[in-house]
RNA sequence: GCCGAUGUGGCUCAGAGGUAGAGCAGCUCACUCGUAAUGAGCAGGUCGUCGGUUCGAUUCCGACCAUCGGCU
Numbered sequence: 001g002c003c004g005a006u007g008u009g010g011c012u013c014a015g016a017g018g019u020a021g022a023g024c025a026g027c028u029c030a031c032u033c034g035u036a037a038u039g040a041g042c043a044g045g046u047c048g049u050c051g052g053u054u055c056g057a058u059u060c061c062g063a064c065c066a067u068c069g070g071c072u
Base pairs, nucleotide, nucleotide: 001071002070003069004068005067006066007065010024011023012022013021018055026042027041028040029039030038048064049063050062051061052060
C1' cells in the first nucleotide's frame, strides 16, 4: 500500500427499515439468625464519527476513525 471482518449500557452479545433488548455486574426491597442463593423492582445507551437515501436509519449506501486478520 491492497483486501476483509468487527465497532450497540461497566462487561459479553442479540437486534438487519418503524420510538434499542438479554445475560452478568450495580442499586433497592422481600426471604434468612446472618451471608450466599432465590424472587420482585430500579437505574444505566446521542447504536464509533461525518455525510447520503428514505415519511422514518442501530439496520441500506459512501468516506473517515479504531481494533483484529490476510496479502504484498

Predicted 3D model of a 72-nucleotide RNA (transfer RNA) from a Peptococcaceae bacterium. Rfam family: tRNA. Rfam links the family to the GO term triplet codon-amino acid adaptor activity. By type it is a transfer RNA. It was read from a public genome assembly. The coordinates come from a structure-prediction model, not an experiment, and the mean pLDDT is 81.